[in-house]
RNA sequence: GACAGAGGCGCGGUCGCGAUGAGUACCUGUUCCGAGAAAGUUCAGUUCCGGGAAGAACAGCAAAAGGCAACACCGCCGAAGAUACAGAAUCUUCCUGAACGGGUUUUGUUUCUGGUAUCCGGCUGAACAAGUCUGAUACUGUCAUCAUGUGAUGGAGAGCUGUC
Numbered sequence: 001g002a003c004a005g006a007g008g009c010g011c012g013g014u015c016g017c018g019a020u021g022a023g024u025a026c027c028u029g030u031u032c033c034g035a036g037a038a039a040g041u042u043c044a045g046u047u048c049c050g051g052g053a054a055g056a057a058c059a060g061c062a063a064a065a066g067g068c069a070a071c072a073c074c075g076c077c078g079a080a081g082a083u084a085c086a087g088a089a090u091c092u093u094c095c096u097g098a099a100c101g102g103g104u105u106u107u108g109u110u111u112c113u114g115g116u117a118u119c120c121g122g123c124u125g126a127a128c129a130a131g132u133c134u135g136a137u138a139c140u141g142u143c144a145u146c147a148u149g150u151g152a153u154g155g156a157g158a159g160c161u162g163u164c
Base pairs, nucleotide, nucleotide: 001164002163003162004161005160008077010076011075012074013073014072018068027060028059029058030057031056032055036048037047038046040100041099042098043097044096045095080113081112082111084109085108086107087106088105089104090103091102092101114140115139116138117137118136119135121133122132123131124130142155143154144153145152146151
C1' cells in the first nucleotide's frame, strides 16, 4: 500500500400496516358582544364589514400536513451524525407587492463524536412521541500500560484484527 473482516437493541436509506394530529382546524346555524378584519412582523395597495368585523359560547359536520412508524427490501462498519462559516435553490397570504424574520434541501471548508442506553437542561414539535445539542451516569467493543485469578488506568475509528 492492497484485500477481507469485527463491535450490536450497530448505522443510514426506501416503502408505509397503523397510531397520533383530533372530535382539533375549516364550514354552517343560534346567541352574546359591538368595530374592525384579511400573513410570523412591519409598510403600501386592494377587498370585506352596523344588512354586524374580530372575538366568545353552544350545536351540527368534519379534515389535512409535518413528525412517528410494523413488516419487507437496499446500502454499509466514519457506518453515520452534528457545530461554525460561506454559497445555491425553494417554501413561509386561499388578495397583491416590498422589507425583515423563520423553515427545508443541497454544495464546499473547518472542528467534534468508537458504539448503545438512561437522566437533568436547551432548541424544534400539537405532544409526555420523535429528533437534536451540552453535560452526567452505566454498559460494551478495541488498543496500550500495569497487575495477575480477570481487574485497574488511559487513548481514539486517520483506530483495531487477519492475509498478501